[in-house]
Context: one part of a larger RNA
RNA sequence: CUGGGCUUAAAGGGUGCGUAGGCUGCGCAGAAAGUUGGGUGUGAAAUCCCUCGGCUUAACCGAGGAACUGCGCCCAAAACUACUGUGCUCGAGGGAGACAGAGGUGAGCGGAACUUAGGGUGGAGCGGUGAAAUGCGUUGAUAUCCUAAGGAACACCCGUGGCGAAAGCGGCUCACUGGGUCUCUUCUGACGCUGAGGCACGAAAGCUAGGGUAGCGAACGGGAUUAGAUACCCCGGUAGUCCUAGCUGUAAACGAUGAGCACUGGGUUGAAGGGCCCUCCAUAGCCUUUCAGCCGCAGCGAAAGUGUUUAGUGCUCCGCCUGGGGAGUAUGGUCGCAAGGCUGAAACUC
Numbered sequence: 001c002u003g004g005g006c007u008u009a010a011a012g013g014g015u016g017c018g019u020a021g022g023c024u025g026c027g028c029a030g031a032a033a034g035u036u037g038g039g040u041g042u043g044a045a046a047u048c049c050c051u052c053g054g055c056u057u058a059a060c061c062g063a064g065g066a067a068c069u070g071c072g073c074c075c076a077a078a079a080c081u082a083c084u085g086u087g088c089u090c091g092a093g094g095g096a097g098a099c100a101g102a103g104g105u106g107a108g109c110g111g112a113a114c115u116u117a118g119g120g121u122g123g124a125g126c127g128g129u130g131a132a133a134u135g136c137g138u139u140g141a142u143a144u145c146c147u148a149a150g151g152a153a154c155a156c157c158c159g160u161g162g163c164g165a166a167a168g169c170g171g172c173u174c175a176c177u178g179g180g181u182c183u184c185u186u187c188u189g190a191c192g193c194u195g196a197g198g199c200a201c202g203a204a205a206g207c208u209a210g211g212g213u214a215g216c217g218a219a220c221g222g223g224a225u226u227a228g229a230u231a232c233c234c235c236g237g238u239a240g241u242c243c244u245a246g247c248u249g250u251a252a253a254c255g256a257u258g259a260g261c262a263c264u265g266g267g268u269u270g271a272a273g274g275g276c277c278c279u280c281c282a283u284a285g286c287c288u289u290u291c292a293g294c295c296g297c298a299g300c301g302a303a304a305g306u307g308u309u310u311a312g313u314g315c316u317c318c319g320c321c322u323g324g325g326g327a328g329u330a331u332g333g334u335c336g337c338a339a340g341g342c343u344g345a346a347a348c349u350c
Base pairs, nucleotide, nucleotide: 003322004321005320006319007304008303012318014201015200016199017198021194022193023192025088026087027086028085029084030083033081034080035077036076037075038074039073040072041071042070049065050064051063052062053061054060091191092188093187094186095184096183097182098181099180103177104176105175106174107173108172109171110154114150115149116148117147118146119145120144121143125136126135162169163168206247207246208245209244210243211242215241216240220236221235222234223233258317259316260315261314262313263312266295267294268293269292270291271290272289273288274287275286276285299306300305323350324349325348332343333342334341335340
């Protein structure tokens, strides 16, 4: 390179926006770049192939033919791709009217619990464990009541419920703000899909500076356990966990399943809308759009399983894999304050 693959065997980028590029709906007309047909020129010789011939044969050599699948020019065709012009509305987007939501940012407020401090009652233990001890307590603990302060998190509601691109989002109120769904079919008229680089976002831990610190709690100290116990259990406890500004850029960042479009039996549950039926209203029922689950036909699959939320049938674009170890190591580059990240081998070995 060609191929075959990527849920679990190696393999989907953590997620989005988007540049180049690739791909791209339905008509009509034009031109003729690609495309197709014909003609013509060229495509050295040798080689390869075919038919003859010459060395006693063969290798070898000689002659003729074919071929040289290519390129240039001319003529023609107009289905497809590209191009030009002009249209269309089903893709996409806008508008109007409704709807749901822990979507985001900022500010304010609330109660329960906890800890600490002060005060009251009270008077010997409390705490902890498998059992204990360290620890706390007559300078009055634990328990209980009142008051105050503080920080962090928001029980019940809470639901294989909802929202968000992912990470993620849960007390209440307000302000600002992003996205989505449904109905009408009112407007634009292919404005679309994907996306190498790039840019942005990105749990936890970690880092820098400044605050804050109730609880929890790496490290650390002590008590136990044990042969030992640098652990599991217990008593303490610093970073951290929280806030502001910046950095880091990784996770089993998982549905271990990239994005988009089309098509291909059903049943059932939940969420958000719309419509129909019944003379009217409501419930029930039926139909329909979107989202989230469960079960399962066909099909697929090595099987487990999957199965209109596809791992089915196709198309477009991107990323990635190519035996195990060595190794996500070395080296170089690049980013980072650092920790380290990204890119990423080989020898050797089985």
The part of an RNA shown here (small-subunit ribosomal RNA, central domain) has 350 nucleotides and comes from an uncultured bacterium.
Its mean pLDDT, the model's own confidence on a scale to 100, is 88.
Rfam family: Bacterial small subunit ribosomal RNA.